[in-house]
A computed fold for a 305-nucleotide RNA from a Thermoplasmataceae archaeon, annotated as Archaeal signal recognition particle RNA. Its Rfam family is "Archaeal signal recognition particle RNA". Its family is annotated with signal recognition particle, plasma membrane targeting and SRP-dependent cotranslational protein targeting to membrane, signal sequence recognition in the Gene Ontology. Its Rfam clan is "SRP clan". A source record names the gene ffs. The organism belongs to Thermoplasmataceae, within Archaea. The RNAcentral record of the sequence draws on ENA.

RNA sequence: GGCCGGACUAGGCCGGGGGGUUAGGCACCUUCUGUUACCCGAAGUCGAUAUGCGGGGGCGACGGCUUUGGAAGGUCAACCAGACUUCUAUCAGGCCCUGUGGAGGCUGUGACACUCUGUUCCUCUGGACUCAAGGUCUGCAGCCUUUAUCUCAAAGGAGAAAAGGGUUGCAGUCAAUCUGGAAAACCCGCCAGGACCGGAAGGGAGCACCGGUAUCCAGGACUCUGGGUGCUGGAGGGGUGCGGAGUGGAGCCGAAGCGGGGGGAACCUGUUAGGACAUCUGGCCCGACUGAAGCCUGUCCGGUU
Repeated sequence: GGCCGGACUAGGCCGGGGGGUUAGGCACCUUCUGUUACCCGAAGUCGAUAUGCGGGGGCGACGGCUUUGGAAGGUCAACCAGACUUCUAUCAGGCCCUGUGGAGGCUGUGACACUCUGUUCCUCUGGACUCAAGGUCUGCAGCCUUUAUCUCAAAGGAGAAAAGGGUUGCAGUCAAUCUGGAAAACCCGCCAGGACCGGAAGGGAGCACCGGUAUCCAGGACUCUGGGUGCUGGAGGGGUGCGGAGUGGAGCCGAAGCGGGGGGAACCUGUUAGGACAUCUGGCCCGACUGAAGCCUGUCCGGUU
């Protein structure tokens, strides 16, 4: 001097990091991580020489400091890069024409082509069906009535006549008609009863009832006329597809890709560049813990070499 063991205490340790808080540090709260490793008290305190204070206890030379590497984890406020998203710009493509190409497919059980034709389509025009709409006009005669009248010796009255309307009958015309039901206080016919005129006979007016008409309802038929149609006939036109027939006798159709030309207002896809950007990722940054190197490493005793 080295090594081993024991003891001591003056070096040193009994934790550190992130976040919150603070202008900032400590404490405090929370969280991540480590050690053999604390207890009690106060609740504030300090000043980049801030990294706790007071008291007690423990370990015990374990070590401390510097540099550097690794690293759980953290931070993304800020910086760099990228991703997602988005904006702008350029270029290429998606579109059209053409050339090439040839996947696949059809074809002597007949490709391409030509002719004819049917269907589908358009126009026109018929039918059928159906819907709508419609109900002609004139003349003659009888009766009644409205308006304004005329004549008569005649109660109820009688006669003449103009225009319009209503109703009945007949005839004709028109495409324009039947059935059933209903139907007028103020239209027609017929008017019981009752009332009225009258010597009577008889008569006029006239309510109801009844029968008709204007008209209404329902149904059928009809048609100068208008509309419709997954029907049907005819004529013409047209040619995307499909079907059929004839001629004829070997090819026909053709995706992706590539080239050329054209177009591009908008939209979509993609390349490149630039910008924006909440978020995400990585870097930068921090970092418990840890490796290596360097420097500084107390006292005593015993053993051993």